A computed fold for a 353-nucleotide RNA from a Halanaerobiales bacterium, annotated as Bacterial RNase P class A. The organism belongs to Halanaerobiales, within Bacteria. It matches the Rfam family "Bacterial RNase P class A". By type it is a ribozyme. A source record names the gene rnpB. The RNAcentral record of the sequence draws on ENA. Its mean pLDDT, the model's own confidence on a scale to 100, is 76.
[in-house]
RNA sequence: UAAGUUGGCCAGAUGAUCGCGGUUACAAUAAGUAGCUGAGGAAAGUCCGAGCUCCAUAGGGCAGGGUGCUGGAUAACAUCCAGUGGAGGCGACUCCCAGGAAAGUGCCACAGAAAUAUACCACCUUUAGAAGGUUCAACUUUUAAAGGUAAGGGUGAAAAGGUAAGGUAAGAGCUUACCAGGGUUCAGGUGACUGGACUGCUAGGUAAACCCCAUCUGGAGAAAGUCCAAAUAGAGAGAAAUAUUGGGUGGCCCGCCCAUUCUCCGGGUAAGGACGCUAAAGAUAUCAGGCAACUAAUAUCUUAGAUAGAUGAUCAUCCUAGACAGAACUCGGCUUAUCGGCCAGCUUAUGCU
Numbered sequence: 001u002a003a004g005u006u007g008g009c010c011a012g013a014u015g016a017u018c019g020c021g022g023u024u025a026c027a028a029u030a031a032g033u034a035g036c037u038g039a040g041g042a043a044a045g046u047c048c049g050a051g052c053u054c055c056a057u058a059g060g061g062c063a064g065g066g067u068g069c070u071g072g073a074u075a076a077c078a079u080c081c082a083g084u085g086g087a088g089g090c091g092a093c094u095c096c097c098a099g100g101a102a103a104g105u106g107c108c109a110c111a112g113a114a115a116u117a118u119a120c121c122a123c124c125u126u127u128a129g130a131a132g133g134u135u136c137a138a139c140u141u142u143u144a145a146a147g148g149u150a151a152g153g154g155u156g157a158a159a160a161g162g163u164a165a166g167g168u169a170a171g172a173g174c175u176u177a178c179c180a181g182g183g184u185u186c187a188g189g190u191g192a193c194u195g196g197a198c199u200g201c202u203a204g205g206u207a208a209a210c211c212c213c214a215u216c217u218g219g220a221g222a223a224a225g226u227c228c229a230a231a232u233a234g235a236g237a238g239a240a241a242u243a244u245u246g247g248g249u250g251g252c253c254c255g256c257c258c259a260u261u262c263u264c265c266g267g268g269u270a271a272g273g274a275c276g277c278u279a280a281a282g283a284u285a286u287c288a289g290g291c292a293a294c295u296a297a298u299a300u301c302u303u304a305g306a307u308a309g310a311u312g313a314u315c316a317u318c319c320u321a322g323a324c325a326g327a328a329c330u331c332g333g334c335u336u337a338u339c340g341g342c343c344a345g346c347u348u349a350u351g352c353u
Base pairs, nucleotide, nucleotide: 001349002348003347004346005345006344007343008342009341010340012318013317014316015315016314017313018312020038021037022036023035024034025033026032040324044335045334047333048332049331050330051329052221053220054219055218059254060253061252062251064217065216066215067214068213069083070082071081072080073079084098085096086095087094088093099212100211104210105209106206107205108204120153121152122149123148124147125146126145127144128143129142130141131140132139161179162178163177164176165175166174180202181201182199183198184197185196186195187194188193225275226274227273228272234265236264237263238262239261240260245259246258247257248256282301283300284299285298286297288295289294
C1' cells in the first nucleotide's frame, strides 16, 4: 500500500419564527404565559423467553409439546460466553441437522447377479468328450457335469475395513507390516474428550424416518383485566340431570371447590370516565472479582404515554450524508431490511528500512 476478517460508535447538526402531545408552576374555574420533555438500531417480524393480569381454592399423573456435545452466565430462553469434536478457509476466522443404529420397526429408487445379502462375467480342481500338436505324452483351444472361491472385472452414493507382501489348487485377516474403526486398560482433564499400550474383533447408511434415553413444560392474553354512576326484563323456549349427578380457560384421569348446569331468543345501561400506562430484571460512570458472558459495591440521572391516535412547516448556515424506516403494557434475545461515515484489533500478499 492492497485485499480480507472481527468488534464498536453515529443516525444529520446549529440558530430563528409559527404550529402540535405530555408534565410542572403561575393563574383561575377559562383562555393564556414560562420551564422541562417528546419514536428506532432495528420501533419491523410476532419467532423464543419472562414480568404482569385473569381462570383460581389449584395439587398430582398421563398424553401432547420444546430442547439435545461439555461446563458456565442469566429472571428465563432455541439466547450469550468459554471449551470439545467435525466441516470450510493459506490464514485471521466462519459454520454445525453435535444423545442413541448392540431395545425395536421401517427405508436405501434406478442400475446391478445381489442392498442384511450374493455369484452375471470370472479364477481353480475333478470326470467325460472334440480339435491341434509329431504316432503318443506334456502343452493349447473348446463343450458338458460336479465341487471350491469372493482376490479380479462390471453396476451403483454404498457391495463382507484399506494398502502391500507372503501363502494357496485358486482365494480369503489365512499370516505378517503399516493404517482406520471397535474392544480392554493406564494417564491427564470438573467434563465433553485427548494421549499411550495391548488386541485379528471388522456385513454399511439413515433417527430434520417412527422410536428409545435425558431434561423442561397449566391455559389465555393488554381489545388481558380492575373500578365508578344510573338503569334494567325475563310470567320466554329447549336439553341434561338431580349427589352413582351437573359445572369449574387446550385434552384425559385422580384429587379439590361450587350447587343446578348448558344452549337459543330477546331487552337495558355510557358508543362514558378513571386505572392498568410507564421508576424499569432502568441508564451512565468508577472500582473490585471473573479468560469471558456477567456479578457485587458506590455515586449520579429520570429522558413519549397518544386513544381516530402528538414531534410538522419555513428560512439561513454547516456537513461526509441521509438509506431502511414511526412507540400503543414492559423488558431480554433472535431473524429480516438498510445509505453513508468514523474508530480499533487481527490475518495474508508486495515493497522499503